[in-house]
Molecule: Bacterial RNase P class A
Organism: Terricaulis sp.
């Protein structure tokens, strides 16, 4: 020095000035009210993320349901130990793939419980199988002979699972034997199957031994085994509670008629009112005082917590234990800005100096762990393989 591979981390930095939202304070001063207390006003302090996103696991917390235990059914996980409040998350091995390596990647239980299923292509796709080939015996048919045979075409019938073709995948593989040709038919070696000292909490792993080889793939295709899982979700729930217009209780008053259920029940008529005349039509007609439920509306759930930040232990690590410190937004249709100056990084000019340009994804709404997704730029480390020096 090039090229890769894992992992950690920052995500504009500092100051003036002016503003926006919590909290806490507040002597005068304005203003609202009887006050209490409030508004504006002043002082202070705090005021986004690493993903705050997708709402995809997990869990605290709420109501509902609910005697306890179990199953069926549904859905979800699926190597083995650890971790953790829990997880589908995380760490460490373990297997099988990739890759010269660092390293990656795996829906990674079961295919000898049953069921299917196995596109195209191909003669055959799971009781294998004969298109071509190869080799035998018959019958035709061509040609040669030393008369023993040898050979061509072509058809039937048998052998073979070797050559050649199809495939993702065709029932081990490569060499010799072997044979009419052939073939685990036999043999050495490779691979496969069974058992298996040993090592290992375990998954596994593995000296050696037997076995001619059986037993194709697919469970993100039903199924089987294990192991978890009751709903809904802060618009979850509690509290307080006006106006109005129902309900209920007590009490007071009342144009006329008409019913029975005798009660401010019904029902008709007249009269009143529905801004003002006319005509039409239409609605309406007890008061007081009290009590109950709900709506608006307020209030609390509402952030001191599975917190963060330094130090130690313990543990390969995930993590867990001490022990000091800090307190770090809080909700409502919703504040976190904006502008100056001077750095810093981008890209545009340009030889430089120097000028322009303008900051990446996105942005709380219960709160927590996880994941998955987006992301200009930057920094730090671990390690790996090539060249070169020393």
């Nucleotide at each position: 020095c090039c090229a890769g591979u894992c992992g950690g981390c920052c995500g504009g930095g500092c100051g003036g000035c002016c503003g926006c939202g919590g909290g806490c304070g507040c002597a005068a001063g304005c203003u609202g009210g009887a006050a209490a207390c409030g508004g504006c006003g002043c002082g202070u302090u705090c005021g986004a993320g690493g993903a705050a996103a997708g709402u995809c696991c997990g869990g605290g917390c709420u109501c509902c349901a609910u005697g306890c235990g179990g199953a069926a059914a549904c859905g979800g996980c699926g190597g083995c130990g650890g971790g953790u409040a829990a997880c589908g998350c995380c760490c460490g091995c373990c297997g099988a793939g990739a890759g010269u390596a660092a390293u990656c990647u795996c829906a990674g239980g079961g295919a000898u419980a049953g069921c299917g299923c196995c596109a195209c292509a191909g003669a055959g796709a799971a009781u294998a199988g004969u298109c071509u080939g190869c080799c035998c015996u018959c019958c035709u048919u061509c040609g040669c002979c030393a008369a023993g045979g040898c050979u061509u075409c072509g058809g039937a019938g048998g052998g073979u699972g070797a050559g050649g073709g199809u495939g993702a995948a065709a029932c081990g593989g490569u060499g010799g034997g072997g044979u009419a040709a052939g073939a685990g038919c036999c043999c050495a070696c490779c691979g496969c199957g069974c058992c298996g000292a040993c090592c290992g909490u375990a998954a596994g792993g593995a000296a050696g031994g037997c076995g001619g080889c059986a037993c194709g793939g697919c469970a993100a295709g039903c199924c089987c085994c294990g192991c978890c899982g009751g709903g809904a979700g802060c618009a979850a729930g509690a509290c307080c509670g006006a106006a109005u217009a129902g309900g209920g209780a007590u009490g007071c008053u009342u144009g006329g008629g008409g019913c029975c259920u005798u009660g401010a029940g019904c029902u008709c008529c007249a009269g009143c009112c529905c801004g003002c005349c006319g005509c039409a039509g239409g609605g309406g007609c007890g008061c007081a005082u009290c009590c109950g439920g709900g709506u608006a509306g307020g209030u609390c759930g509402c952030g001191a917590g599975a917190a963060c930040c330094g130090c130690u232990c313990a543990g390969c690590a995930a993590u867990g234990g001490g022990c000091g410190g800090u307190c770090c937004a809080g909700a409502g249709g919703a504040a976190u800005g904006g502008u100056c100056g001077c750095c810093c990084a981008u890209c545009c000019u340009g030889a430089a100096a120097a000028g322009g340009u303008g900051g990446a994804c996105a942005a709380a709404a219960c709160c927590c762990g996880g994941c998955u997704u987006a992301c200009a730029g930057g920094c730090c480390g671990a390690c790996u393989g090539g060249c070169a020096u020393u």